[in-house]
RNA sequence: AUGGAUCUUCGGGGUAAGGUGAAAUUCCUGACCGGCGGUGAGCGUCUCUUCUUCUGGAGAAGACGGCGUCAAGCCCGCGACUCGCAGCUUUAACCGUAAGGCUGCGACUGACCUGGUGAAACUCCAGGGCCGACGGUAAAGUCCGGAUGGGAGAAGAUCAAA
Numbered sequence: 001a002u003g004g005a006u007c008u009u010c011g012g013g014g015u016a017a018g019g020u021g022a023a024a025u026u027c028c029u030g031a032c033c034g035g036c037g038g039u040g041a042g043c044g045u046c047u048c049u050u051c052u053u054c055u056g057g058a059g060a061a062g063a064c065g066g067c068g069u070c071a072a073g074c075c076c077g078c079g080a081c082u083c084g085c086a087g088c089u090u091u092a093a094c095c096g097u098a099a100g101g102c103u104g105c106g107a108c109u110g111a112c113c114u115g116g117u118g119a120a121a122c123u124c125c126a127g128g129g130c131c132g133a134c135g136g137u138a139a140a141g142u143c144c145g146g147a148u149g150g151g152a153g154a155a156g157a158u159c160a161a162a
Stems, first nucleotide, its partner, number of pairs: 004159007017029003031142002033132002035078004042069005047063007073130002082107010112128005134145003
C1' cells in the first nucleotide's frame, strides 16, 4: 500500500426584474441551479526521443510515456423520491384487521445536438437546445412539508492478520 472489523466527522444548489389577477417566487415574459463514483486530448511535474545552440548547460518540438491533480445535469453506473412483496415490530393483553416504523428483496428511475480542432471528443472550444419525485397551495426543479430524516459516497482514527 491492499483487503477486513469498529468508530468519528463531513455529505445539494437555485425565480433578480416585470405582466395579469382578489389571490401566483406555482400562470406569462424573463432569471437562476446542477448530489455521488467512473470515463480526458485540460493543468502541473518527471522521464524518454529528436532538433537548435553548445564548455557545463540552455531552449524548442514530440511521446495512442509515468505520476499527481482537476474534469460531463442531459455518456456509463449509483443515491434520493415513488410503488410492490416478504419478515420483524409499535399502537395493544390473545386472534384478525388497519395504520405507522424498521430490515431485506424487487420494480420504476428525466434530459443533446450542430459546428470547430484533432489520430482520437456526446467530456475540450463556440453556438443553439433540453431535463428535473411526492404532498400542500392559483397549476412549483427554485416556496412550505415529510426531513434536526435517509443517502450514493468522501476524509480520518483505532484494532487484528497475511
Molecule: FMN riboswitch aptamer (RFN element)